Predicted 3D model of a 74-nucleotide RNA (transfer RNA) from Patescibacteria group bacterium UBA2196. Its Rfam family is "tRNA". Lineage of the source: Bacteria > Bacteria candidate phyla.
[in-house]
RNA sequence: CGGGGAUUAGCGCAGUUGGCUAGCGCGCAUGCAUGGGGUGCAUGAGGUCACCGGUUCAAGUCCGGUAUCCCCGA
Numbered sequence: 001c002g003g004g005g006a007u008u009a010g011c012g013c014a015g016u017u018g019g020c021u022a023g024c025g026c027g028c029a030u031g032c033a034u035g036g037g038g039u040g041c042a043u044g045a046g047g048u049c050a051c052c053g054g055u056u057c058a059a060g061u062c063c064g065g066u067a068u069c070c071c072c073g074a
Base pairs, nucleotide, nucleotide: 001073002072003071004070005069006068007067010026011025012024013023019057028044029043030042031041032040033039050066051065052064053063054062
């Protein structure tokens, strides 16, 4: 320098061909059960979907650029 991939909650990830409220596991908070812990159950909080712009009635999803990380090649 060229090509490819990843970026979504504190961590690990899903999100099917653009569509209704953006989810799952772990973790966290509260409550219940226990004498207490572990554990189980219930409820809840937590997200500018990396950033900027574009297309569209509508974008996590499509298009362009940027950033960081990984892989391949030179």